This is a predicted structure of a 544-nucleotide part of an RNA (small-subunit ribosomal RNA, 5' domain) from a soil metagenome. Its mean pLDDT, the model's own confidence on a scale to 100, is 82.
[in-house]
Context: one part of a larger RNA
RNA sequence: GAACGAACGCUGGCGGCGUGGAUGAGGCAUGCAAGUCGAACGAUCUUUGUCGUGUAGCAAUAUAUGGCAAAGGAAGUGGCGCAAGGGUGAGUAAUACGUGAGUAAUCUGCCUCCUAGAUGGGCACAACCUGGCGAAAGCCGGACUAAUUCCCAAUGUGGUAGCUUCGGGCAUCCGAGGCGAUCUGAAGACGGGGACCGCAAGGCCUGUCACUAGGAGAUGAGCUCACGCCCUAUCAGCUUGUUGGUGAGGUAACGGCUCACCAAGGCUUACGGGUAGCUGGUCUGAGAGGACGAUCAGCCACACUGGGACUGAGACACUGCCCAGACUCCUACGGGAGGCUGCAGUCGAGAAUCUUUCGCAAUGGGGGAAACCCUGACGAAGCGACGCCGCGUGCAGGAUGAAGGCCUUCGGGUCGUAAACUGCUGUCUUUCGGGAGCAAGGAACUGUCGUGAACAACGGCAGAACUUGAUAGUACCGGAGGAGGAAGCCACGGCUAACUCUGUGCCAGCAGCCGCGGUAAUACAGAGGUGGCAAGCGUUGUUC
Numbered sequence: 001g002a003a004c005g006a007a008c009g010c011u012g013g014c015g016g017c018g019u020g021g022a023u024g025a026g027g028c029a030u031g032c033a034a035g036u037c038g039a040a041c042g043a044u045c046u047u048u049g050u051c052g053u054g055u056a057g058c059a060a061u062a063u064a065u066g067g068c069a070a071a072g073g074a075a076g077u078g079g080c081g082c083a084a085g086g087g088u089g090a091g092u093a094a095u096a097c098g099u100g101a102g103u104a105a106u107c108u109g110c111c112u113c114c115u116a117g118a119u120g121g122g123c124a125c126a127a128c129c130u131g132g133c134g135a136a137a138g139c140c141g142g143a144c145u146a147a148u149u150c151c152c153a154a155u156g157u158g159g160u161a162g163c164u165u166c167g168g169g170c171a172u173c174c175g176a177g178g179c180g181a182u183c184u185g186a187a188g189a190c191g192g193g194g195a196c197c198g199c200a201a202g203g204c205c206u207g208u209c210a211c212u213a214g215g216a217g218a219u220g221a222g223c224u225c226a227c228g229c230c231c232u233a234u235c236a237g238c239u240u241g242u243u244g245g246u247g248a249g250g251u252a253a254c255g256g257c258u259c260a261c262c263a264a265g266g267c268u269u270a271c272g273g274g275u276a277g278c279u280g281g282u283c284u285g286a287g288a289g290g291a292c293g294a295u296c297a298g299c300c301a302c303a304c305u306g307g308g309a310c311u312g313a314g315a316c317a318c319u320g321c322c323c324a325g326a327c328u329c330c331u332a333c334g335g336g337a338g339g340c341u342g343c344a345g346u347c348g349a350g351a352a353u354c355u356u357u358c359g360c361a362a363u364g365g366g367g368g369a370a371a372c373c374c375u376g377a378c379g380a381a382g383c384g385a386c387g388c389c390g391c392g393u394g395c396a397g398g399a400u401g402a403a404g405g406c407c408u409u410c411g412g413g414u415c416g417u418a419a420a421c422u423g424c425u426g427u428c429u430u431u432c433g434g435g436a437g438c439a440a441g442g443a444a445c446u447g448u449c450g451u452g453a454a455c456a457a458c459g460g461c462a463g464a465a466c467u468u469g470a471u472a473g474u475a476c477c478g479g480a481g482g483a484g485g486a487a488g489c490c491a492c493g494g495c496u497a498a499c500u501c502u503g504u505g506c507c508a509g510c511a512g513c514c515g516c517g518g519u520a521a522u523a524c525a526g527a528g529g530u531g532g533c534a535a536g537c538g539u540u541g542u543u544c
Stems, first nucleotide, its partner, number of pairs: 001544004006540005013391006019384002026347003030344003035080003040077002044073013087302003097228007106221002111217007119153004129142005158184002162179007188209006196203002230274003237267003242264008277299004281292004304325005327338004355381001357380003363377001364375004394424004404415004428485001430480005441467002445463006488533005493514003499528005509516002
């Protein structure tokens, strides 16, 4: 000199864009942060409409009950999601990360393309009803029931062990074709419709979505190898599933991954200790390098602590389950409940780090045919000079060089064109008025094209009208008013730009280094003046 997720002192007008728990991975009140689908399913409640029946009434009507339709609600079965998104950096010096390879040792839900299919049956379990236990959390029993839940059988285009032909390779082998024992599959839902069949439901045809088997792709993931990756020898030897083999088990998959047997190997800055998430990058520097790893992005690890598996395409799962432990809470003392390292917020510790805000309008995600619902992701606003950038606090004229302050050799000098005064301007602030972009979509309608037997339905494209904005009456624009509301901080002995007076008297104090202060202190304290930077200035800390 530059830099900072900074802190402290004094001061503080506005705006834009960023950024903000670095310490106790300490404890947490409260609210929210993952749901959705009735176009998979049964039952139920409420409201409305309509039809029928009963009762009262001459009737209108009122009321009770049943059927159908629509809308809405709570719970349940089922599907998909909950493995993403969000947080943190504890652990980890290598099962991490980075770069480059391999997988002839592998898996991959949703998505895209292709091929073939989707037949016939059956048993349950929730909900509901009912009996019981319990303070509660909740639990046990009985009986009934639906499905895209579950099970059995058929169908095998196919897939799979194996055999074989051809081709290839990198040893095991791989790819394509043929044969192929055994084994192996399914589910419907919502619309529309002319002929034909049927008493009807419907069959049948057709559209969309879903389902089954297989192949290919895309995406994601697993595993393996090479190289790189902090300090320490006051750590020199370490290792027994250890190193390798055979066989078996296990896995999606290779493998001591696990086991039995056999051999006796394997490693060398190993082993141990300390510290630490890694990287793209950031800061500095002419560079080489050094230091760092906040925000943003990629990967990894973790989710009260330790362990475990279940479900699933995917987890050994932050707001799932089980066990143990510590802690907190409820309790009828028998027993239960919980996990903010999500967003806000609170206590604590600390030099120190924000609102218990608004909205799903946009972008993205989950579910759904869609409308739509959910989304503390995200978009916004709020707070903090924490940082960077921009703007303002006026401009021009104005000498009797006013008053006043300070200094003085008492003549004067200086603050100083500074002020007053005159003439202007109108940024920002204030107030009044107008007022955005971010909107793409979306249901119905019209036209046209595709599929189709079809002018239906469905899908694609185009069109007109309608409609969707948290920020926000904000940005921005215009009017009014009036210099009016807006300057401080540090330094002045040398380094280092900037000097005098007074007070003090080795005292009080200053200080980055040298050093100042003991009666004339440009070094302490105050004042005037001056220098520097400026909504900041200085100090401290840290890095280069």